[in-house]
RNA sequence: UCCUUAUUAAGAGAGGCUGAGGGACAGGCCCUUUGAAGCCCGGCAACCUGUGUUAUGCAAGGUGCUAAAUCCUGCGGCGUAAUGCCGGAAGAUAAGGU
Numbered sequence: 001u002c003c004u005u006a007u008u009a010a011g012a013g014a015g016g017c018u019g020a021g022g023g024a025c026a027g028g029c030c031c032u033u034u035g036a037a038g039c040c041c042g043g044c045a046a047c048c049u050g051u052g053u054u055a056u057g058c059a060a061g062g063u064g065c066u067a068a069a070u071c072c073u074g075c076g077g078c079g080u081a082a083u084g085c086c087g088g089a090a091g092a093u094a095a096g097g098u
Base pairs, nucleotide, nucleotide: 002097003096004095005094006093007092008091013041015040016039017038021031022030023029025074026073027072028071042066043065044064047062048061049059050058051057070090075087076086077085078084
């Protein structure tokens, strides 16, 4: 880099440093100096891991996450006066493989 499988509507700070951008991509629509991104600390969760049970668990070492459903749509099917519903793609994360 690529492949496979699982998950993707829950959860998480009125902290410190810093100082302009951010929400993958495109189109929307948002967040942001009443402070973005990043780093530190805190927190959430529990895929791997450890451990216990007939079973449900418990811990939290390795990751991950901590505005909005993966913010919405992006392709296909169905449907409404309109809002819509179902599936897929793409993305993200984990574990395994290459």

Description:
Predicted 3D model of a 98-nucleotide RNA (SAM riboswitch aptamer (S box leader)). Its Rfam family is "SAM riboswitch aptamer (S box leader)". Rfam 15.1 lists 9,625 matches to the family in 4,158 species. Its family is annotated with regulation of gene expression in the Gene Ontology. The model forms 91% of the base pairs in the Rfam consensus. The coordinates come from a structure-prediction model, not an experiment, and the mean pLDDT is 86.